Bacterial large signal recognition particle RNA from a Chloroflexota bacterium, 266 nucleotides, folded computationally.

[in-house]
RNA sequence: UCGUGCUAGGCGGGGAACUAGCGGUGCCCUGCACCCGCAAUCCGCUACAGCGGGGCUGAAUUCCCGGUCGAGGUCGAUGACCUCCGCCUCCCACGAACGGCGACCGACGUUGAGAGUCGGGUCCCACGCAGCGAUGGUCCGUGAACCCCGUCAGGUCCGGAAGGAAGCAGCGGUAAGCGAUUGCCGUCGGGUGCCGUGGGGCUACCUGGCUGGAGCCGGAUGCCGGACGCGUGCGCGGAGGAUGUCGGUCGACAUCGGGUGCACGA
Numbered sequence: 001u002c003g004u005g006c007u008a009g010g011c012g013g014g015g016a017a018c019u020a021g022c023g024g025u026g027c028c029c030u031g032c033a034c035c036c037g038c039a040a041u042c043c044g045c046u047a048c049a050g051c052g053g054g055g056c057u058g059a060a061u062u063c064c065c066g067g068u069c070g071a072g073g074u075c076g077a078u079g080a081c082c083u084c085c086g087c088c089u090c091c092c093a094c095g096a097a098c099g100g101c102g103a104c105c106g107a108c109g110u111u112g113a114g115a116g117u118c119g120g121g122u123c124c125c126a127c128g129c130a131g132c133g134a135u136g137g138u139c140c141g142u143g144a145a146c147c148c149c150g151u152c153a154g155g156u157c158c159g160g161a162a163g164g165a166a167g168c169a170g171c172g173g174u175a176a177g178c179g180a181u182u183g184c185c186g187u188c189g190g191g192u193g194c195c196g197u198g199g200g201g202c203u204a205c206c207u208g209g210c211u212g213g214a215g216c217c218g219g220a221u222g223c224c225g226g227a228c229g230c231g232u233g234c235g236c237g238g239a240g241g242a243u244g245u246c247g248g249u250c251g252a253c254a255u256c257g258g259g260u261g262c263a264c265g266a
Base pairs, nucleotide, nucleotide: 001266002265003264004263005262006261009057010056011055012030013029014028015027020046021045022044023043024042034054035053036052037051038050063259064258065257066256067255068254072250073249074248075247076246077245078244079243081241082240083239084238085237086236087235091233092231094229095228098225099224100223101222104219105218106217108215115211116210117209118208119207120206121205122204123200124199125198126197127196128195129193130192132189133188134187135186136185137184138183140179141178142177148173149172150171151170156165157164158163
């Protein structure tokens, strides 16, 4: 160096999840690379980490190690997008009311605006006055068969007479009471009063005087302001979906380099 026969090894790999950890079944990616049994409420192992049985290949394009590339997964951060749920605190939009400003219009204003100042009234209290209502008195009139007064015809009584007494009616007057047109005096009361005096109050309204010298008031529209209400609104909060960038991590396929047995014969 060649030939023959064996053995180690290999006969897919990776990711997430699960697990004390490892591997498998299941899901996903890549890829074409044996078969049977067990297995997610799991199955089987112990850092040499599937178990059991059978088959193929077999020291190199196939095994092992390291590197490059990199499909894909996953974690975190960040940007904008879509959907759903909720809220009206901020922002934004809309609505009504309030306040302020400027221009325009109208009314008033040198027959004096706004502002300032003094006074009076409306208001409250007290007293007085007037008046109203009620009531009492006074004046006037009326008013007692008898139980008020005066005068008492007639008649009655006492007396011999002279003369006296009581006393009805009538007349006059008066008490209680009654009445009327007013007047006068007094008492009480008030949702009485262009009334008087004094005190109080003077926010608001009316009114007069003085100072002073040109604005003042109102309304629609426009602008500004904060507060109120309203709401998928260009806002806020939460959840989910998909996507871009950055960083971390694992990493198939592919590719490069290196390493690695035994026996016999020539």

Rfam family: Bacterial large signal recognition particle RNA. By type it is a non-coding RNA gene. Gene Ontology terms of the family: signal recognition particle, plasma membrane targeting and SRP-dependent cotranslational protein targeting to membrane, signal sequence recognition.